[in-house]
Predicted 3D model of a 1365-nucleotide RNA (small-subunit ribosomal RNA) from an uncultured prokaryote.

C1' cells in the first nucleotide's frame, strides 16, 4: 500500500468480496513447563447448605459455662459432687459505638443521571485546633424471681434492681430567639497510679488518661441550584392546571410550587417540545496516519438498585442488601388456630445457554469495626485449586555425518526427490523428574530502662534491653548435587486474490467454495498420497467491531447522458451579502492563573536471569471557567457614498394574457335543379351508399371546430404555452438620455399562485375528427396495424385533478476567462444616401482555442475558473409498492418502508456480428434462353426396416455413382461353426536341426499322422550369416474407444480480394490511422489525395498447355518438285519445300492514333496485326471459420482385451425388402426408328500382355499364328454427318423392362451373386404436380472414342476429340 470480480476487449459509476489489527469469546483437532493477568455476555430466573458485623466487663446489675484457686463432703489419694463473683472470665440482658464501610449487580433512568466549569441558602458523628463547663438531687425498665397461654414462633401478668439508660433542678463565655426590655437551652462518668489527710478501708484533695456538655473554626464527607456537552424516529407536531410567574403561609438541614390558599394566563416546541423504542454514564477499551467509528468486561470515579411495588422510623449520615411495618407474587413449617423467609455477599445447586472455576486455607501481610490496650470480628483482602482463555518467556536437542543406505513418492526408467535427513560417531543438560540444603514478603505490639521535648514520671519521638512467641501461601522463589537424548509437535493450507505441484481415485456422482468459481474419464480446485508453504504448544472454523470504505466524502464524494435539479415562479423564518468613517470587543487572535482524580497511552529510568508484569519521574489529557493584552477580518450601534437594486422621461418590437366583436375557405348536413350506374375503400377485397336516383355537378340554406399561404435554429412568456382579422382591458422586456432614491439586495425550509393532455362534476353545444363499441378484411390465432361507421370526449362557462421523456433529461443569482460567422429587435457614427459600411446594447442559433469532462461532448446561453443560497443521490430488484398521515367526488397524487433475493446492474466509447436499415459494387445470384431432374423402367448411393450377420466410416450448402481406381472366394474389419495360444509378424535367450521337399490316409479346411528325396553358404577352422522346430519369458498382436487429447491429410467460405506486421502519430484505454476519401480496376489493380512512411502473406507476373510465325533437326513420320513402281498404298529411289513431331526463339506491352478523365491512373473508339486489353484453359489456395471431416490410410498419447476385443480355417453375409430420398442411364420417338451405302478425329493403351490377316459360328466368341517393349504392329469398324430407302403418328418397325429356352467368355469355383451372345417374350412410360438443377463460346447441348481399377465384371470416374446454339 492494495487485490479479485460486470465487457468479446476498454474507460468509468457502482456495489459484493479477500488480505491486517482486535475480543470477558465458543467450536474443531492437537496438547511439555513456568509467569502474569482473565473467568455467566445467557434468566435482575428460582435458591438447599455453610460463612460474609459485630464489640466494649476500663459504662452497669450480675454469674448460664469454662479454668485457677481455696474450702466442705465422699472416697476407687486423685476423681466425682457441692460451696466461694474473691480471681481468669463470661452466656443472656441494660447501655454505648459500629450494623448508611466494605462486598454485589446494571434491572430501571435519555435524566442536572453523567462528564465539564462555576455558584449560593445548607448539614457533617469519629478526627484536628480554639474557648467555656462536667453543680446538686429524682424516678423507673429488662435481666432475674413468681404465676399464666401457645405446636411453635413468641406472648401476657404481678413483683425486685444498676448504670456513661432516663427525667426534672442549677449555672450559661459563647449559642438560638428577640417586640432589644427580656427569653431559653447543657453535661456522666469510668480506669490506674501518686503522695498528703483520713474513721484504715472507704472517702476527700491536687494531678494524669479515657470520656461527657456547650459552642466556634479547619478539614472530610453529603445535600441542593446553573452553563455547556451527553442516543434513534416527524411513517410521532403540537404538549402542559401546580401547568407558568406573583403574593403570603407551611414545610426543609438547606434555595424553590417542595406544599397550601389566593390573584394573574402563562410555560414549552421544527434550534425538534410531546409521545415512542434503546441505553447505566465517564476515566478510558479497540480500531484508524488522522479526523473519525464501534464499544463501556477486569481497574478506578460517580449514579440506581437489593424478592415486586409502598412507607416511614431510628440516626451525625439510610428511607437502610445480610433493620421494621403494610401490600403482592413464591418457597418452607403447622398441632389449621397461626408463623417463617429474601444469595444482584463468598462458595455451591437446579435452570437457561455455543459458553464461564472451589461448598478450600488464613487473619501472617494490607485495610476496616469495637476496644486504653491485649485482642475479638473480618468470603474486604492476601494465597491456593480449576481452565492453552489471553499476552509473555523456555524447552523438545547440538556438532558431525554420502554408501546421497533402506522403505515411500514420482519418472522421459537414464534417475529425481524425501535428504544430512535417519543410522552411525562425538557432545550437552535448560525444563521436568529424585535427593539436598534454603532466602524474602516481619514492620511491629508487650515489659523495663535511657535520650530529646515538657511544668511533668502524660502523650509524642528516638533508642537500648528483655522475654518470647508471630507466615496461610510453603515440599515458595532461587541453589547444589545425580541419570540420561532420555519424558514433551501439532495445525491449517498448496486454482487466482495468496507463500506452496506432481501421482492416483471419482466422473455435473461423491464432493468442494471467503469472492470469482471448481467436478460432464487425462481435475495442481472434489477424496487419499508423496512432495511443498505458513504459524507453533499452538492451529484453524464460527461469531462480533474496527480498517481497507473517498461506500455518508469536517479532513474528503457527486447530480447533461452512470444514483441525483422540486414542472414554474412568488414568497415568510433562516443562510449570505456593495464602497467609506468613529466608536464597540460578542465572534476572532496572543499570554497568565485555576482545573482537566489515579489507573491507562507515550517518553526517560528502576525491579523482577529477559519479557509480559510491576514501579519513579516526567510529558501529555488538544477541554472548560476567569482574567489581561490587540482591533485588520466578521458582528454590533452611529453616520456618509453611488459602481448593486429600484424609481421618473421619451420611444421600440412580439401568435404575452383577458373578455367582446368580426371574416373567408373547406369539411359535412338540408333544399332545389341537371343527371345515370356505380359511388366509396385497398397490397388486394369487403363492410357501407346507391334506380326510393347515390356519387358527380350548378345555387341556396344552416351549424359547428379550425384559421392555408405569410412561416422562419423567427418573435413574446417563469413554465405550462401562445398564430386569421378590429377596437378595448392589461403584464413583462429592451434601448437612449437626463435626473431621483441610498443597499432598498440574493438565495429560499414550510407556505401559496400557475400548471400540457387525459380524467371528474353542473350546464351548453357538437361540422370534422375519434378512445370504447359494430361490422368487414388480414391472420395458425388478431381482442392490433389496414378498411366502413361510431358513442364519450375533443368546443363553451364554471368548478376539480396536478401529473408527463412537464426535457437543455443541464435549480437560481453574480463576477470573470480567445474568436469568428449567422439570425431577429433598439439605437449611434460616416460617407460615395445603399439591398452601404463601422460602432454599441438585449436576444436567438451554428463553428471553435485554452480549460474540463469516464468517453460523448460542454464551450461568454459553460457542463471552464469562483462565490452564495436551496434541492437531490449513496448497488440491482422488490418499490415509487404495502401500511400509517395529508390532498381529492372517484380515477388517483404525495409522503414512503421492510422481509425476501441476487453479484452484478448501470453510463460512454471499442472491434465484431446481424438487421423484413442506408450507399457503392461484385457472382449463371436472379432476369433473357436452351437443355435437365421431380412422374416410368433399370443402373447405384442412402434412409429406415429385416437379419446370426445386413462389417464400419461419410448427414444442409460442403453425407448420399462418397472412403470404394471396380464385395462369386480373396479383399473382409461382420456372423456361424471348428480350431491355435510367445502366437500370423518383431528383437533377445537357451536347444536341435540345413533350408526344404515327394507322395498317401483322415478331415469341410485350418491341421494331424505316416512317409521319399535332400546334408547347403562363408571362414582365419575358433566360429558366423540366413532358415526350421521345440522351450522359458520379456513381448507380440488389436480396423477395440476417444477426431471433442493430437500430427499430418483433406473439404469449405473461396481464385472472394483480402488478412496483417514495423516505425511513427491519436486516444487515459479498449483500439485507431496505415487499410479511409476522389476516380479506376478482375483484383488493397493503379494513380491522385492524406500523419502517415514504409514492409509481408495473397492478386498479378513466373511455371505447363493451346493460338500465330522463325530457327535448327528428319525417323518410325511427311510427300511440293524430280524419278520409278504397282490393281491400288510415301511402296521404292530420293528430298527436307508443306503437315506433323519437339526443341530453342519471336510476339502482345495500352506500345500507337483519336476522344474523355484532374495534365494522373485508367476508359471509350480506331488501325496494325494470329491474338488486344489477365487472348483461352490449367496448375497455384493469403490471416482464419466451421472443436468441419479421418485414430478404419499412416503416425500417436491416454483407456481397454491378453487360451481373447489376439491368429487360423470353412460357409454365410455386405447383393435382404413393404417403403423413402439423392445420383444416373434408357426412353417416351418422325430434328425419329431400321435397313443398305459412304466421309472425317483426337488422345490414350499394349508382353502373365494387345493380338492382325485366314478359317469356323447368325452371334458372343473359338482355332491357328504374323507384327509389337511400338509416330514402324495391335487395340481400332469413329459416332453423330451424308447419300439412298423404309415406317405415316400408332403404345407403334417407338421403347426396351421382364421372363423362358440356348449359348460364348473369365475364373479353383458364377446356386447365393458375374459380364457378354442368339432365340423368343415385349412391362411401365405419349414430355412428367409442387419444387428445383446446370450452362455466357468452341460453352451448353448432342455424338461416339480412350484409360485407370481389374482374371472377370461400368449406366460411375477421369480424360479426348467431332457437330455446334
Nucleotide at each position: 500500500a492494495g487485490a479479485g470480480u460486470u465487457u468479446g476487449a476498454u474507460c468509468c459509476u457502482g456495489g459484493c468480496u479477500c488480505a491486517g489489527a482486535u475480543u470477558g469469546a465458543a467450536c474443531g483437532c492437537u496438547g511439555g513447563c513456568g509467569g502474569u493477568a482473565u473467568g455467566c455476555u445467557u434468566a435482575a430466573c428460582a435458591c438447599a447448605u455453610g460463612c460474609a458485623a459485630g464489640u466494649c466487663g476500663a459504662a452497669c446489675g450480675g454469674a448460664a459455662a469454662c479454668g485457677a484457686u481455696g474450702g466442705u463432703a465422699g472416697c476407687u489419694u486423685g476423681c466425682u459432687a457441692c460451696c466461694a463473683g474473691g480471681c481468669g472470665u463470661c452466656a443472656a440482658g441494660u447501655g454505648g459505638c459500629g450494623g448508611a464501610c466494605g462486598g454485589g449487580u446494571g434491572a430501571g433512568u435519555a435524566a442536572c443521571g453523567c462528564g465539564u466549569a462555576g455558584g449560593a441558602a445548607u448539614c457533617u458523628g469519629c478526627c484536628c485546633a480554639g474557648u467555656a463547663g462536667u453543680g446538686g438531687g429524682g424516678g423507673a425498665c429488662a435481666a432475674c424471681c413468681a404465676g399464666g397461654g401457645g405446636a411453635a414462633a413468641c406472648c401476657c401478668u404481678g413483683g425486685c434492681u444498676a448504670a456513661u439508660a432516663c427525667c426534672g433542678c442549677a449555672u450559661a463565655c459563647a449559642c438560638u430567639c428577640u417586640a432589644c426590655g427580656g427569653a431559653g437551652a447543657a453535661a456522666a462518668g469510668g480506669a490506674g497510679g501518686c503522695c498528703u489527710c483520713u474513721u484504715c478501708u472507704u472517702g476527700a484533695a491536687a494531678g494524669c488518661u479515657c470520656g461527657c456538655u456547650a459552642u466556634u473554626g479547619u478539614a472530610u464527607g453529603a445535600g441542593c441550584c446553573u452553563g455547556c456537552g451527553u442516543g434513534a424516529g416527524a411513517u410521532u407536531a403540537g404538549c402542559u392546571a401546580g401547568u407558568u410567574g406573583g403574593u403570603g403561609a407551611g414545610g426543609u438541614a438547606a434555595a424553590g410550587g417542595c406544599u397550601c390558599a389566593c390573584c394573574a394566563a402563562g410555560g414549552c416546541g421544527a434550534c425538534g417540545a410531546u409521545c415512542u423504542c434503546u441505553a447505566g454514564c465517564u476515566g478510558g477499551u479497540c480500531u484508524g496516519a488522522g479526523a473519525g467509528g464501534a464499544c463501556g468486561a477486569u481497574c478506578a470515579g460517580c449514579c440506581a438498585c437489593a424478592c415486586u411495588g409502598g412507607g416511614a422510623c431510628u440516626g451525625a449520615g439510610a428511607c437502610a442488601c445480610g433493620g421494621c411495618c403494610c401490600a403482592g407474587a413464591c418457597u418452607c413449617c403447622u398441632a389449621c388456630g397461626g408463623g417463617a423467609g429474601g444469595c444482584a455477599g463468598c462458595a455451591g445447586u437446579g435452570g437457561g445457554g455455543a459458553a464461564u472455576a472451589u461448598u478450600g486455607g488464613a487473619c501472617a501481610a494490607u485495610g476496616g469495626g469495637c476496644g486504653c490496650a491485649a485482642g475479638c470480628c473480618u468470603g474486604a483482602u492476601c494465597c491456593a485449586g480449576c481452565a492453552a482463555u489471553g499476552c509473555c518467556g523456555c524447552g523438545u536437542g547440538u556438532g558431525u555425518g554420502a554408501a546421497g543406505a533402506a522403505g515411500g513418492c514420482c519418472u522421459g526408467a537414464g534417475g529425481g526427490u524425501u535428504g544430512u535427513a535417519a543410522a552411525g560417531c562425538a557432545c550437552u543438560u535448560u525444563c521436568a523428574a529424585u535427593u539436598g540444603g534454603g532466602a524474602g514478603g516481619a514492620a511491629g505490639c508487650a515489659u523495663a530502662g535511657c535520650g530529646g521535648u515538657u511544668a511533668a514520671u502524660a502523650c509524642c519521638c528516638g533508642u537500648u534491653a528483655u522475654c518470647u512467641g508471630u507466615g496461610a501461601c510453603g515440599u515458595u522463589a532461587g541453589c547444589a548435587a545425580c541419570a540420561g537424548a532420555a519424558g514433551a509437535a501439532g495445525c491449517a493450507c498448496c486454482g487466482g486474490c495468496u507463500a506452496a505441484c506432481u501421482c492416483c481415485g471419482u466422473g455435473c456422482c461423491a464432493g468442494c467454495a471467503g469472492c470469482c468459481g471448481c467436478g460432464g474419464u487425462a481435475a495442481u480446485a472434489c477424496g487419499g498420497a508423496g512432495g511443498g508453504u505458513g504459524c507453533g504448544a499452538g492451529c484453524g472454523u464460527u461469531a462480533a467491531u474496527c480498517g481497507g470504505a473517498a461506500u455518508u466524502a469536517c479532513u474528503g464524494g457527486g447530480c447533461g447522458u452512470a444514483a441525483a435539479g422540486c414542472g414554474u415562479g412568488c414568497g415568510u423564518a433562516g443562510g449570505c451579502g456593495g464602497u467609506u468613517g468613529c466608536c464597540u470587543c460578542a465572534g476572532u487572535c496572543a499570554g497568565a492563573u485555576g482545573u482537566g482524580a489515579a489507573a491507562g497511552c507515550c517518553c526517560c529510568g528502576g525491579g523482577c536471569u529477559u519479557a509480559a508484569c510491576c514501579u519513579g519521574g516526567g510529558a501529555a489529557c488538544u477541554g472548560c471557567a476567569u482574567u489581561u493584552u490587540g482591533a485588520a477580518c466578521u458582528g454590533g450601534u452611529c453616520g456618509a457614498c453611488u459602481a448593486g437594486a429600484g424609481u421618473u422621461u421619451u420611444g421600440u418590437a412580439g401568435a404575452g394574457g383577458g373578455g367582446g366583436g368580426u371574416g373567408g375557405a373547406a369539411u359535412u348536413u338540408c333544399c332545389a335543379g341537371u343527371g345515370u350506374a356505380g359511388c366509396g375503400g385497398u397490397g388486394a377485397a369487403a363492410u357501407g351508399c346507391g334506380u326510393a336516383g347515390a356519387g358527380a355537378u350548378u345555387g341556396g340554406a344552416a351549424g359547428g371546430a379550425a384559421c392555408a399561404u405569410c412561416a422562419g435554429u423567427g418573435g413574446c412568456g417563469a413554465a405550462g404555452g401562445c398564430g386569421g382579422c378590429c377596437a378595448c382591458c392589461u403584464g413583462g422586456a429592451c434601448a437612449a438620455a437626463a435626473g431621483c432614491u441610498g443597499a432598498c439586495g440574493c438565495u429560499g425550509a414550510g407556505g401559496c399562485c400557475c400548471g400540457a393532455a387525459a380524467g371528474c362534476g353542473u350546464g351548453g353545444g357538437g361540422a370534422g375528427c375519434g378512445a370504447a363499441c359494430a361490422g368487414g378484411a388480414u391472420u395458425a390465432g388478431a381482442u392490433a396495424c389496414c378498411c366502413u361507421g361510431g358513442u364519450a370526449g375533443u368546443c363553451c362557462a364554471c368548478g376539480c385533478c396536478g401529473u408527463a421523456a412537464a426535457c437543455g433529461a443541464u435549480g437560481u443569482c453574480a463576477a470573470c476567462u480567445a474568436g469568428c460567422c449567422g439570425u431577429c429587435c433598439g439605437u449611434a457614427g460616416a460617407c460615395u444616401u445603399g439591398a452601404u459600411c463601422u460602432g454599441u446594447g438585449g436576444g436567438u442559433g451554428g463553428c471553435g482555442c485554452a480549460g474540463c469532462u469516464a468517453a460523448c461532448g460542454c464551450a461568454u446561453u459553460a457542463a471552464g475558473u469562483u462565490g452564495a443560497c436551496c434541492g437531490c443521490c449513496u448497488g440491482g430488484g422488490g418499490a415509487g409498492u404495502a401500511c400509517g398521515g395529508c390532498c381529492g367526488u372517484a380515477a388517483g397524487g404525495u409522503u414512503a418502508a421492510a422481509a425476501c433475493u441476487c453479484a452484478a446492474a448501470u453510463g460512454a466509447a471499442u472491434u465484431g456480428a446481424c438487421g423484413g436499415g442506408g450507399g457503392c459494387c461484385c457472382g449463371c445470384a436472379c432476369a433473357a434462353g436452351c437443355g435437365g431432374u421431380g412422374g416410368a423402367g433399370c443402373a447405384u448411393g442412402u434412409g429406415g426396416u429385416u437379419u446370426a450377420a445386413u462389417u464400419c466410416g461419410a448427414u444442409g450448402c460442403a453425407a448420399c455413382g462418397c472412403g470404394a481406381a471396380g464385395a462369386a472366394c480373396c479383399u473382409u474389419a461382420c456372423c456361424u461353426a471348428c480350431c491355435c495360444u510367445u502366437g500370423a509378424c518383431a528383437u533377445c535367450c537357451u536347444c536341435a536341426g540345413a533350408a526344404c521337399u515327394u507322395g498317401u490316409u483322415a478331415g469341410a479346411g485350418a491341421u494331424a499322422a505316416c512317409u521319399u528325396g535332400g546334408u547347403g553358404c562363408c571362414u582365419u577352422c575358433g566360429g558366423g550369416a540366413a532358415c526350421u522346430g521345440a522351450g522359458u519369458g520379456a513381448c507380440a498382436g488389436g480396423u477395440g474407444c476417444u477426431g471433442c487429447a493430437u500430427g499430418g491429410c483433406u473439404g469449405u467460405c473461396g481464385u472472394c480480394a483480402g488478412c496483417u506486421c514495423g516505425u511513427g502519430u491519436u486516444g487515459u484505454g479498449a483500439a485507431a490511422u496505415g487499410u479511409u476519401g476522389g476516380g479506376u480496376u478482375a483484383a488493397g489493380u493503379c494513380c491522385c489525395g492524406u500523419a502517415a512512411c514504409g514492409a509481408g502473406c495473397g492478386u498479378a507476373a513466373c511455371c505447363c498447355u493451346u493460338g500465330u510465325c522463325c530457327u535448327u533437326a528428319u525417323u518410325u513420320g511427311c510427300c511440293a518438285g524430280c524419278a520409278u513402281g504397282u490393281a491400288a498404298u510415301g511402296g521404292c529411289g530420293g528430298g527436307a519445300g508443306c503437315u506433323c513431331u519437339a526443341a530453342g526463339g519471336a510476339g502482345a506491352c495500352u506500345g500507337c492514333c483519336g476522344g474523355u478523365g484532374a495534365c494522373a491512373a485508367a476508359c471509350c473508339g480506331g488501325a496494325g496485326g494470329a491474338a488486344g486489353g489477365u487472348g483461352g484453359g490449367g496448375a497455384c489456395g493469403a490471416c482464419g471459420u466451421c472443436a468441419a471431416g479421418u485414430c478404419a490410410u499412416c503416425a500417436u498419447g491416454g483407456c481397454c482385451c491378453u487360451u481373447a476385443u489376439g491368429g487360423g480355417u470353412a460357409g454365410g453375409g455386405c447383393u435382404a425388402c413393404a417403403c423413402a430420398c439423392g445420383u444416373g442411364c434408357u426412353a417416351c420417338a418422325a430434328u425419329g426408328g431400321g435397313c443398305g451405302g459412304u466421309a472425317c478425329a483426337g488422345a490414350g493403351g499394349g508382353c502373365a500382355g494387345c493380338g492382325a490377316c485366314c478359317u469356323c459360328g447368325c452371334g458372343a466368341g473359338a482355332g491357328c499364328c504374323a507384327g509389337c517393349a511400338a509416330a514402324u504392329c495391335c487395340c481400332a469398324g469413329a459416332a453423330a454427318g451424308c447419300c439412298g430407302u423404309u415406317c405415316c403418328u400408332a403404345g407403334u418397325c417407338c421403347g426396351g423392362a421382364u421372363u423362358g429356352g440356348a449359348g460364348u467368355c473369365u475364373g479353383c469355383a458364377a446356386c447365393u451373386c458375374g459380364a457378354c451372345u442368339c432365340c423368343a417374350u415385349g412391362a411401365a412410360g405419349c414430355u412428367g404436380g409442387a419444387a428445383u438443377c446446370g450452362c455466357u463460346a468452341g460453352u451448353a447441348a448432342u455424338c461416339g472414342c480412350g484409360g485407370a481399377u481389374c482374371a472377370g465384371a461400368a449406366u460411375g470416374c477421369c480424360g479426348c476429340g467431332g457437330u455446334g446454339a